RNA sequence: AAGCGUUCUCAGGGCGGGGUGCAAUUCCCCACCGGCGGUAUCCGCGGCUUGACCGCGGGAGCCCGCGAGCGCCCGGUGCCUCCCGGCACCGGGGUCAGCAGACCUGGUGAGAAGCCAGGGCCGACGGUCACAGUCCGGAUGAAAGAGAUCGCGU
Numbered sequence: 001a002a003g004c005g006u007u008c009u010c011a012g013g014g015c016g017g018g019g020u021g022c023a024a025u026u027c028c029c030c031a032c033c034g035g036c037g038g039u040a041u042c043c044g045c046g047g048c049u050u051g052a053c054c055g056c057g058g059g060a061g062c063c064c065g066c067g068a069g070c071g072c073c074c075g076g077u078g079c080c081u082c083c084c085g086g087c088a089c090c091g092g093g094g095u096c097a098g099c100a101g102a103c104c105u106g107g108u109g110a111g112a113a114g115c116c117a118g119g120g121c122c123g124a125c126g127g128u129c130a131c132a133g134u135c136c137g138g139a140u141g142a143a144a145g146a147g148a149u150c151g152c153g154u
Base pairs, nucleotide, nucleotide: 001154003152004151005150007148008147009146010145016030017029018028019027031134032133033123034122035066036065037064038063042058043057044056045055046054047053048051061121062120069099070098071096072093073092074091075090076089077088078087079086080085103119104118105117106116107115125137126136127135
C1' cells in the first nucleotide's frame, strides 16, 4: 500500500413577478434548481528532467455508468370469483434497465463529450377546486457513494 470485512457518521436543490380564471406555486409569459462515481485541451498549488512533463486539489443535469421512485418478476396475507384469474396490502429481487430523461452550432487547439461564446433541451409515483422538476405525501424512509474506525491480509 492493493484487496476483503466490522462498526459508526454523513449523503438533493428550486415558484420570485405578471396574466387568465370561481379555482392554478399545477396552465401561459418572465424566472429558479441540478444527487453519486468516472472522464478532463480548463483553473489553482507544488516539483524539476522546462514538457503535448509529473504530482495533488477543484471542475459535465443533457459523454460513460450508478442511485431512490414507478413498472416488471417472486413470495405471503386478505377480499372477490364456478374456474381461469383479478384487486389491495406487506416482504424480497439490479445478473429485469421497460418508464429512464435531455445538445447542438460556432471558436480555440495536435486533439473537444468536458474549455470559451451563443442558442436549445430534460426532470419518478400518488395527491390537488385545473395539468406540478420547484407545493403536499410515502420520507424522522431508502440509497449511489463519501469520510472515519477496527480487524484480516500478501